[in-house]
Record summary
Predicted 3D model of a 172-nucleotide RNA (c-di-AMP riboswitch aptamer (ydaO/yuaA leader)) from Alicyclobacillus contaminans DSM 17975. NCBI's taxonomy places the organism under Bacteria, Caryophanales, Alicyclobacillaceae, Paenalicyclobacillus, Paenalicyclobacillus contaminans. Model confidence (mean pLDDT): 78 of 100.

RNA sequence: AAGAGACUACUGCCGAAUCGGUCUUCGGAUCGUACGGGGGAUUUCAUGCGUUGACGUCGUGAUCAUGUUGCGACGUGAACAGGGGUGAAUGUGAGAUGCGUGUCAUCGAACUCGGGAGACCUUCUCUUCCCAAACCCGUCAACUAACCCCGGAGGCAACAGAGAGGGUGUUA
Numbered sequence: 001a002a003g004a005g006a007c008u009a010c011u012g013c014c015g016a017a018u019c020g021g022u023c024u025u026c027g028g029a030u031c032g033u034a035c036g037g038g039g040g041a042u043u044u045c046a047u048g049c050g051u052u053g054a055c056g057u058c059g060u061g062a063u064c065a066u067g068u069u070g071c072g073a074c075g076u077g078a079a080c081a082g083g084g085g086u087g088a089a090u091g092u093g094a095g096a097u098g099c100g101u102g103u104c105a106u107c108g109a110a111c112u113c114g115g116g117a118g119a120c121c122u123u124c125u126c127u128u129c130c131c132a133a134a135c136c137c138g139u140c141a142a143c144u145a146a147c148c149c150c151g152g153a154g155g156c157a158a159c160a161g162a163g164a165g166g167g168u169g170u171u172a
Stems, first nucleotide, its partner, number of pairs: 011157004019032005035151005044142001050080003054076009082140001083137004091111002095107004099102001114131005120167007
């Protein structure tokens, strides 16, 4: 000197997820809030009463009776076909693996519905790069006035394209 890594601040990005008050043992707790989400009539449209296994209550059959056990009904809670929700995240699926050999299960390249970024903001066009997940409800929810309920997180970046319009700010 260059490169790599860590922390802090500024700036910026995805996202609804910002900004405050009070208390505090300084770990956090609690109350609000910008901004978000769900449920929920009439009218209209449409659909159905699932599965597995556990527990409890009642009835009933077997048993001499208790116990045990089978069946049925109701209830509780657990996991799920179906259906639904948040989200841009939907679809096609080369191929691989498995054993139960299949109209099977799991993983999955590549592409794609769709979405994001390129640094003052914004509209259009071109262009480059990237994402195209995950989770939840639990048989149930269309829309929906009144009304009711909930979230208000987390994670990243280090040069940072162009043209035509509109605007804003700074400097001269």